Model confidence (mean pLDDT): 75 of 100. Bacterial RNase P class A from Phenylobacterium sp., 402 nucleotides, folded computationally. Its Rfam family is "Bacterial RNase P class A". By type it is a ribozyme. It was read from a public genome assembly, where an Rfam model found it. The organism belongs to Phenylobacterium, within Bacteria.
RNA sequence: CCAGACGGCUGGGCGGUCGCGGUCUCCGCAAGGAGGUCGAGGAAAGUCCGGGCUCCACGACGACAUGGCGGCGGGUAACGCCCGCCGGGGGCGACCCCAGGGAUAGCGCCACAGAAAGCAAACCUCCCUCCCUCGCCUCGGCGACGGAGGGGAAGGGUGAAAGGGUGGGGUAAGAGCCCACCGCGUGCCUGGCAACAGGGACGGCAUGGCAAGCCCCGCCAGGAGCAAGACCGAAUAGGGACCGUGCGCCCUUCGCAAGGAGGGUAGGGCUGUCGUAGGCCCGAGCGGUCCGGGUAGGUCGCGAGAACCGUCCCGCGAGGGGCGGUCCAGAGGAAUGAUCGCCGAUGUCCGGGGUUUCGGCCCCGGGCGGCACAGAACCCGGCUUACAGGCCGUCUGGUCCC
Numbered sequence: 001c002c003a004g005a006c007g008g009c010u011g012g013g014c015g016g017u018c019g020c021g022g023u024c025u026c027c028g029c030a031a032g033g034a035g036g037u038c039g040a041g042g043a044a045a046g047u048c049c050g051g052g053c054u055c056c057a058c059g060a061c062g063a064c065a066u067g068g069c070g071g072c073g074g075g076u077a078a079c080g081c082c083c084g085c086c087g088g089g090g091g092c093g094a095c096c097c098c099a100g101g102g103a104u105a106g107c108g109c110c111a112c113a114g115a116a117a118g119c120a121a122a123c124c125u126c127c128c129u130c131c132c133u134c135g136c137c138u139c140g141g142c143g144a145c146g147g148a149g150g151g152g153a154a155g156g157g158u159g160a161a162a163g164g165g166u167g168g169g170g171u172a173a174g175a176g177c178c179c180a181c182c183g184c185g186u187g188c189c190u191g192g193c194a195a196c197a198g199g200g201a202c203g204g205c206a207u208g209g210c211a212a213g214c215c216c217c218g219c220c221a222g223g224a225g226c227a228a229g230a231c232c233g234a235a236u237a238g239g240g241a242c243c244g245u246g247c248g249c250c251c252u253u254c255g256c257a258a259g260g261a262g263g264g265u266a267g268g269g270c271u272g273u274c275g276u277a278g279g280c281c282c283g284a285g286c287g288g289u290c291c292g293g294g295u296a297g298g299u300c301g302c303g304a305g306a307a308c309c310g311u312c313c314c315g316c317g318a319g320g321g322g323c324g325g326u327c328c329a330g331a332g333g334a335a336u337g338a339u340c341g342c343c344g345a346u347g348u349c350c351g352g353g354g355u356u357u358c359g360g361c362c363c364c365g366g367g368c369g370g371c372a373c374a375g376a377a378c379c380c381g382g383c384u385u386a387c388a389g390g391c392c393g394u395c396u397g398g399u400c401c402c
Base pairs, nucleotide, nucleotide: 001398002397003396004395005394006393007392008391009390010389012343013342014341015340016339017338018337020039021038022037023036024035025034026033027032041373045384046383048382049381050380051379052378053225054224055223056222066221067220068219069218070217071085072084073083074082075081086100087098088097089096090095101216102215106214107213108210109209110208123156124155126151127150128149129148130147131146133144134143135142136141164182165181166180167179168178169177183205184203185202186201188199189198190197191196229300230299231298232297239291240290241289242288243287244286245285248265249264250263251262252261253260254259267282268281269280270279271278305327307326308325309324310323311322312321313320314319344371346369347368348367349366350365351364352363353362354361355360
């Protein structure tokens, strides 16, 4: 210098003018005004996990259902998160990825291709025997095409996957048929808290893959969520108690009665007005005082905490503890903004200069564009997703020079 890996930080700055929200002080009868102070994020997002808090349910324990999780040890309030380690896979490497229990409990599935995809199978090839035809010949035989029967699964071919792999022996050809090593299984020893690793023994191989298919095993989980929930509480309507006033006539029914219920009628109202005919409705309440429930609305919940900063100690680390300091938005459909100037960083174009391994790179000046993702709503710990550009640190591979 080039190419990369991992981790962290930042993500416009300063000033002027005009505004917005919370809170404190002062002025003002009030409306309001003045001043001080504070005012978004690393993700405030998705609402995917885990908690705090609140209400409801609940005697204890267990079982079932449903949902989730799954190597081991640790951290934590807890976790599906984080740290360290183990195992498997990828990369020359720094490093990265893993939904990482069980496939001899059972069920199910294995596309296409292929002969065959699960109590295996035989397309081509290989080997043996017999038959037919032909060729060669030293006339004993040997070889070839085709057909039938049989052996075998080594080779070819298909596939993501073909009933262990490599090598040797063996055989007509072959085959764990036999042997060595590797793999696999069973049990043993050693090391480790453990996952697991290493070693040697036995077994000739029996048991293909898929559980982010059902399922089995182990572990975890009561439900709902700040529109949780607590307190205060109108107007109007409706409920109850008491007081005042009013309640024509007939029938039925309940009741000893006081009285209650139902129906009809006199009477009254509506259909623009009047008359006639019809229809519908009311036909017993009205007024006042007090009480209680609910609604609108208001107050709390609501930010001093698993908080942040500095420092020391313990720990490989996640993290834990001690000491000192700081107070850091709160709210209700929602304030944290707009504009101007200068500066900074950046893309492109133009001009000038320097350098070169001729691809480019660097410096100066100017014009134009343009400064990401995104906005708290009860709070916290995580995960995931979005994010223009810039900066820093550690490490890996390569090239050149000393």